A computed fold for a 142-nucleotide RNA from an Anaerolineales bacterium, annotated as c-di-AMP riboswitch aptamer (ydaO/yuaA leader). It was read from a public genome assembly, where an Rfam model found it. The source organism's lineage runs through Bacteria, Bacillati, Chloroflexota, Anaerolineae and Anaerolineales.
RNA sequence: AAUUGUUGCUUUCCGGGGCGAAGAAGCUCGGUGAGUAGUGAGCGGAGGACCCGGUUUUUGGGGUGCACCUCACUUGGACGUGGGGCGGGCGUCUUUCGGCUUGAACCCGACAGCUAACUCCGUAGGUAUCGGAAGAGGCAGG
Numbered sequence: 001a002a003u004u005g006u007u008g009c010u011u012u013c014c015g016g017g018g019c020g021a022a023g024a025a026g027c028u029c030g031g032u033g034a035g036u037a038g039u040g041a042g043c044g045g046a047g048g049a050c051c052c053g054g055u056u057u058u059u060g061g062g063g064u065g066c067a068c069c070u071c072a073c074u075u076g077g078a079c080g081u082g083g084g085g086c087g088g089g090c091g092u093c094u095u096u097c098g099g100c101u102u103g104a105a106c107c108c109g110a111c112a113g114c115u116a117a118c119u120c121c122g123u124a125g126g127u128a129u130c131g132g133a134a135g136a137g138g139c140a141g142g
């Protein structure tokens, strides 16, 4: 970031056809929605030259992300608690004032600065609306 196209397969529903004594099932064609697998576009992330930067590598190092810094207490240490700074959220958008709340989790595996060409990965899972002021926009009606 978390959208969207397309192809194959499976399948819901609807309609036609043929088989059949008739009906159902099954077969076939078309439409429609869903699932699944592949692939493309858009978007997001990582690796990766010259040049430039940087030289400090068990005190390991690094990546995604808002999720960090610092002081005090506690502890063998860590966790934890509280204060301050700073960051995120409260539902159309921006600014501002106040109130409330929050600062995770995961990954790489000895290894990565930037980085053109190039290479690789992701495109999910959840939730349900605090108020004042100023402004912008959209929709509906007259």
Base pairs, nucleotide, nucleotide: 003041004040005039006038007037008036009035010034011033013031014030015029016028017027042123043122044121045120046119047118052113058110060111061108062107063106064105068085069084070083071082072081073080086103087102088101089100090099092136093135094134095133096132097131098130